[in-house]
RNA sequence: AGGCCUAUAACUUAGUGGUAGAGUAAUCGCUUGAUAAGCGGGAGGUCAUAGGUUCGAAUCCUAUUAGGCCUA
Numbered sequence: 001a002g003g004c005c006u007a008u009a010a011c012u013u014a015g016u017g018g019u020a021g022a023g024u025a026a027u028c029g030c031u032u033g034a035u036a037a038g039c040g041g042g043a044g045g046u047c048a049u050a051g052g053u054u055c056g057a058a059u060c061c062u063a064u065u066a067g068g069c070c071u072a
Base pairs, nucleotide, nucleotide: 001071002070003069004068005067006066007065010024011023012022013021018055027041028040029039030038048064049063050062051061052060
């Protein structure tokens, strides 16, 4: 310098155009003499950034940023 992959909740991740889900963690409650385990509830996401296409974008297109891999 060129090419490819990844970016979604605190962490691990699902989601191939129509209101973003799960597990774990944390928190609150139940249970216990107390703790752990177990059960239940609610919260927590400007979907890396910017622009574009579209009635509608996490999803499609372009550029950028960060990380990783390959070639020279």

A computed fold for a 72-nucleotide RNA from Clydonella sawyeri, annotated as transfer RNA. It is recorded under the gene name trnI. The source organism's lineage runs through Eukaryota, Amoebozoa, Discosea, Flabellinia and Clydonella. Its Rfam family is "tRNA". It is annotated as a transfer RNA.